This is a predicted structure of a 143-nucleotide RNA (FMN riboswitch aptamer (RFN element)) from an Ignavibacteriales bacterium.
The prediction has a mean pLDDT of 79.

[in-house]
């Protein structure tokens, strides 16, 4: 101490009122927003100082990029629960304004959310004490 292998632990958030026999579902008004990438953001470093620059860290987007959850479908071992692996599906943004450059900054006004269940669900309940993209650490470990 590279690439690896193994294990371990972590890994989704949000609601009150009104109508109503009856909605935690309608309707008014709120509220919430995995994982990784991406900066013009911060720290530190390099050249005697600046700043430019290069370099390392750390942060930074629900609606850019990708990847996970949810349902279908083949296929392969296998059947005690299950595992593997391939394809299908896989949601929403715009304008102003700084600027040399902005889909990420500011500021406005929009818009999105899986299956079952039940008075129509992102926010109850389920499947889910799951399972996952990934994150941390740990041991092993060639040169």
């Nucleotide at each position: 101490c590279a690439g690896g292998u193994u294990c371990u632990u972590c890994g989704g958030g949000g609601a009150a009122g009104g109508u109503g026999a009856g909605a935690c579902u309608c309707c008014u008004u709120a509220c919430c927003g995995g994982u990784a990438g991406u900066g013009a953001c911060u720290u530190c470093g390099a050249c005697a100082a600046a700043g430019a620059u290069c370099g390392a860290a750390g942060c930074a987007a629900g609606c850019c990029u990708a990847c996970g959850a949810c349902u279908c479908c083949g296929c392969c071992a296998g059947u005690u629960u299950g595992g593997g692996u391939g394809g299908a599906c896989u949601g929403a943004a715009u304008c102003c304004g700084u600027g040399a450059a902005a889909c990420u900054c500011g500021g406005a006004u929009g818009c999105c959310g899986a299956c079952g269940g039940u008075a129509c669900a992102g926010u109850c309940c389920g499947g889910a004490u799951g399972g996952a993209a990934g994150a941390a650490g740990a041991a092993c470990g060639a040169c």